[in-house]
Context: one part of a larger RNA
RNA sequence: CUCUGGUAAGGAACUAGGCAAAAUGGCACCGUAACUUCGGGAGAAGGUACGCUGUUGUCUGUGAUAGGACUUGCUCCUUGAGCGGCCGACAGCCUCAGAAACCAGGCCGCUGCGACUGUUUAUUAAAAACACAGCACUCUGCUAACACGAAAGUGGACGUAUAGGGUGUGACUCCUGCCCGGUGCCGGAAGGUUAAAAGGAGGUGUGCAAGCACUGAACUUAAGCCCCAGUAAACGGCGGUGGUAACUAUAACCAGUCCUAAGGUAGCGAAAUUCCUUGUCGCAUAAGUUCGCGACCUGCACGAAUGGCGUAACGAUGGCCACACUGUCUCCUCCCGAGACUCA
Numbered sequence: 001c002u003c004u005g006g007u008a009a010g011g012a013a014c015u016a017g018g019c020a021a022a023a024u025g026g027c028a029c030c031g032u033a034a035c036u037u038c039g040g041g042a043g044a045a046g047g048u049a050c051g052c053u054g055u056u057g058u059c060u061g062u063g064a065u066a067g068g069a070c071u072u073g074c075u076c077c078u079u080g081a082g083c084g085g086c087c088g089a090c091a092g093c094c095u096c097a098g099a100a101a102c103c104a105g106g107c108c109g110c111u112g113c114g115a116c117u118g119u120u121u122a123u124u125a126a127a128a129a130c131a132c133a134g135c136a137c138u139c140u141g142c143u144a145a146c147a148c149g150a151a152a153g154u155g156g157a158c159g160u161a162u163a164g165g166g167u168g169u170g171a172c173u174c175c176u177g178c179c180c181g182g183u184g185c186c187g188g189a190a191g192g193u194u195a196a197a198a199g200g201a202g203g204u205g206u207g208c209a210a211g212c213a214c215u216g217a218a219c220u221u222a223a224g225c226c227c228c229a230g231u232a233a234a235c236g237g238c239g240g241u242g243g244u245a246a247c248u249a250u251a252a253c254c255a256g257u258c259c260u261a262a263g264g265u266a267g268c269g270a271a272a273u274u275c276c277u278u279g280u281c282g283c284a285u286a287a288g289u290u291c292g293c294g295a296c297c298u299g300c301a302c303g304a305a306u307g308g309c310g311u312a313a314c315g316a317u318g319g320c321c322a323c324a325c326u327g328u329c330u331c332c333u334c335c336c337g338a339g340a341c342u343c344a
Stems, first nucleotide, its partner, number of pairs: 001339003005335002009330002013328001018325001026050001028048003035040001037171001051093007059085004066078004070073001094098001106323001109320004113315002118130002134169007146155003172310001174308002177238003182235002184231002187228002191226003197220001202215005239258003243254001267302001268299001279296005
């Protein structure tokens, strides 16, 4: 030095962070809050008992012995010795210590995220990521849609719209506002445009000519596009400015005006989103720029299935606080033991 134990007083002052260690730990009984989807939360929390010896009680297993009954049987009824078992009661004994070793939950509160069990970066990430049940939209009438395959064919499915595919959201509760102008999709077919093709007026070359060769307007003509309409749990989007109330301030309001397809509704809000910012106020500390909780709203730049807000339970999840506990620390010391090391 490494490892295993112990260590006065203090007890997180350590540190990015209680990392690591310590502490808790079994069984029985008592007792157990908020909240809740009434199942939970819950082993909540918090407490008490626990060894051995003797005596003894209820219950219970077995059923020695003895007696009785008749239908004389591998019969039935009664009795309940001895030996066991569970749960107690009383008394005594010993240790520092009776769940004596090993084994063997730390716990409470607030909050973010994700409902949950599950899945994931084999070898730096286990998570708030993925999945999920549920919800919604959309396609598909069966030789289904869709996928693989030059094809045959196969899956879908020996299924048939309560089925199958795709997409989004993600339990549950309460909800999910406005905009169809752009893009997409669905529908429409009057008109415009539009390919090859069809058509052939006319023209050009050549030739004496017939002809041959070339060029070619109108007219006919598909989907698509233009056009019309629908559709946002399709992709997406959801303003500015001036004035005004009997203190001031503010502006429900009046509406003036500009722009727009429409101007952000409910709910939430300095947030995993807040730049200014250490926002302001309250709580927690003696002291709280980071960090926590509750409010306010001035939202640089929340917002409703790219889901919004809540939410019991759950989590090797993120943040904060308290209790218990401790060599994490003040501040290190020595001791017991096992190694390494040196010498033999």
RNAcentral holds the full RNA, with entries from SILVA.
Predicted 3D model of a 344-nucleotide part of an RNA (large-subunit ribosomal RNA, domain IV) from Solanum melongena.
The coordinates come from a structure-prediction model, not an experiment, and the mean pLDDT is 83.
Rfam family: Bacterial large subunit ribosomal RNA.
Lineage of the source: Eukaryota > Viridiplantae > Magnoliopsida > Solanaceae > Solanum.